Notes: Predicted 3D model of a 519-nucleotide part of an RNA (small-subunit ribosomal RNA, 5' domain) from an uncultured bacterium.
Context: one part of a larger RNA
RNA sequence: GAUUAACGCUGGCGGCGUGCAUAACACAUGCAAGUCGAACGAGAAUCAUCUUUACGGAACCUUCGGGUGAAGAAAAGAUGAGGAAAGUGGCGGACGGGUGAGUAACACGUAAAGAACCUGCCAUGCACAGGGGGAUAGCAGCCGGAAACGACUAUUAAUACCCCAUGACACUGACACUUCGCAUGAAGAGUCAGUCAAAGAUUUAUCGGUGUAUGAUGGCUUUGCGUCUGAUUAGCUAGUUGGUGGGGUAAAGGCCUACCAAGGCGACGAUCAGUAGCCGGCUUGAGAGAGUGUACGGCCACAUUGGGACUGAGACACGGCCCAGACUCCUACGGGAGGCAGCAGUGGGGAAUUUUGCACAAUGGAGGGAACUCUGAUGCAGCGACGCCGCGUGAACGAAGAAGGUUUUCGAAUCGUAAAGUUCUGUCCUGGGUGAAGAUAAUGACGGUAAUCCAGGAGGAAGCCCCGGCUAACUACGUGCCAGCAGCCGCGGUAAUACGUAGGGGGCGAGCGUUGUCC
Numbered sequence: 001g002a003u004u005a006a007c008g009c010u011g012g013c014g015g016c017g018u019g020c021a022u023a024a025c026a027c028a029u030g031c032a033a034g035u036c037g038a039a040c041g042a043g044a045a046u047c048a049u050c051u052u053u054a055c056g057g058a059a060c061c062u063u064c065g066g067g068u069g070a071a072g073a074a075a076a077g078a079u080g081a082g083g084a085a086a087g088u089g090g091c092g093g094a095c096g097g098g099u100g101a102g103u104a105a106c107a108c109g110u111a112a113a114g115a116a117c118c119u120g121c122c123a124u125g126c127a128c129a130g131g132g133g134g135a136u137a138g139c140a141g142c143c144g145g146a147a148a149c150g151a152c153u154a155u156u157a158a159u160a161c162c163c164c165a166u167g168a169c170a171c172u173g174a175c176a177c178u179u180c181g182c183a184u185g186a187a188g189a190g191u192c193a194g195u196c197a198a199a200g201a202u203u204u205a206u207c208g209g210u211g212u213a214u215g216a217u218g219g220c221u222u223u224g225c226g227u228c229u230g231a232u233u234a235g236c237u238a239g240u241u242g243g244u245g246g247g248g249u250a251a252a253g254g255c256c257u258a259c260c261a262a263g264g265c266g267a268c269g270a271u272c273a274g275u276a277g278c279c280g281g282c283u284u285g286a287g288a289g290a291g292u293g294u295a296c297g298g299c300c301a302c303a304u305u306g307g308g309a310c311u312g313a314g315a316c317a318c319g320g321c322c323c324a325g326a327c328u329c330c331u332a333c334g335g336g337a338g339g340c341a342g343c344a345g346u347g348g349g350g351a352a353u354u355u356u357g358c359a360c361a362a363u364g365g366a367g368g369g370a371a372c373u374c375u376g377a378u379g380c381a382g383c384g385a386c387g388c389c390g391c392g393u394g395a396a397c398g399a400a401g402a403a404g405g406u407u408u409u410c411g412a413a414u415c416g417u418a419a420a421g422u423u424c425u426g427u428c429c430u431g432g433g434u435g436a437a438g439a440u441a442a443u444g445a446c447g448g449u450a451a452u453c454c455a456g457g458a459g460g461a462a463g464c465c466c467c468g469g470c471u472a473a474c475u476a477c478g479u480g481c482c483a484g485c486a487g488c489c490g491c492g493g494u495a496a497u498a499c500g501u502a503g504g505g506g507g508c509g510a511g512c513g514u515u516g517u518c519c
Base pairs, nucleotide, nucleotide: 001518002517003516005515006514007513008512009511012391013390014389015388016387017386018384019383020349025347026346027345029344030343031342034091035090036089039088040087046081047080048079049078050077051076052075053074055072059068060067061066098302099301100300108226109225110224111223112222113221114220117219118218122215123214124213125212126211127210128209130164131163132162133161140153141152143150144149170195171194172193173192174191175190177188178187179186180185200207201206228274229273230272235265236264237263240262241261242260243259244258245257246256247255277299278298279297280296281292282291283290284289304325305324306323307322308321327338328337329336330335355381357380358379359378363377364375365374366373367372394424395423396422397421404415405414406413407412428460429456430455431454432453433452434451438446463508464507465506466505467504468489469488470487474503475502476501477500478499484491485490
């Protein structure tokens, strides 16, 4: 000098940042990924109209026995509107958010290679969309189960599924050719044969569908170089190193497998052990370097522990599935449910680290034609002097050098223009008024915030450490090798500028000191 800091004393305001470094310990509760009715069937509540039924009983008629019977309100049914919850289907849940356990490795950084590869949505070009079929969820019925959930029967739709057709500049095979290359080979054009597609919706504006080519974006693989400590770790290796055949992958490859050969790595440090996410950066330093990897950005890895695949353009998938383990919970004991290293929050650990807040107004993301819905991403607010920066705690005048404290050689000296007093000011503050930008025609969580105007009144706002030398700053008293101090030298045993207190002084200042860590 620096710090994700902590501790002690103290503490007025604002802006911008930042806040579990320890137990990748366990988690109550709420929220964090949905959306589309312009793909599909079915359709509750509710409303309107009509009909029927049993009520109701105004009014009218009356032979006074009774008869006709409006309004109203209830139930059921039909039609229309309505559109909840659930379901099929599509897209998205592989992004965004968290953490750093593992990893010494092509993980990361950098420079290359892919003639060995993939790429949903997006952009551009070309071509196309003709017929048909069978199911199934939901709903209904019924059954099993404590539940989670499941079985059966009947029935139904689609942009769900399937079949046929069409089809090449696509793919595969055969034939023959041109050009080119660092090998395998690549590109292009030709003939023949074979293979594979589609879906509609609608407000008629559009939005979609299929094939293929190119691009863009994103990813995958390979390679050169760089990347901590230990030799008190010297040998390591059998799919091991290479080849052939086969399999597998989007793709080269012992990636896997059968056979064959006996190789491969290592004092230029293999193997083993320990430690560790890597980088842009950050800290320090004149630099060389050393240390570090919090926040922000890029990459990687992980998601209770271990393993596995499914779906998909993309995962071997944090809030998906299956199995096993540990743990927690429910149970009718037969069986089930769960995963905060998302945002808050709780317990625990610890010297130590925040609110179970507001809003989708902005930026961005998902879905949708859109309106819009969702979004603990994000924008804000709250808490903490945790850090940096800014401001204030008053200003001017004021000598009787007051009182008082301390010291004293008793003359005085000092605190000291300091206070009092006089005259002012209003930053912050308090009360009241106006009131943004951020948003575009509308829409503002922040927020009646920032800013500004008026009024009030010095009122509400200073401490901490040090004073022997290093090192700026000295006296008195107490203590008497005691009590104590101390970063080093050291101080204290009766005159202690070094301990304790006081006065005075020095330093920094809403902070000051101590401790830890790095240069």
The full RNA is in RNAcentral, with records from ENA, Greengenes and SILVA.
The coordinates come from a structure-prediction model, not an experiment, and the mean pLDDT is 84.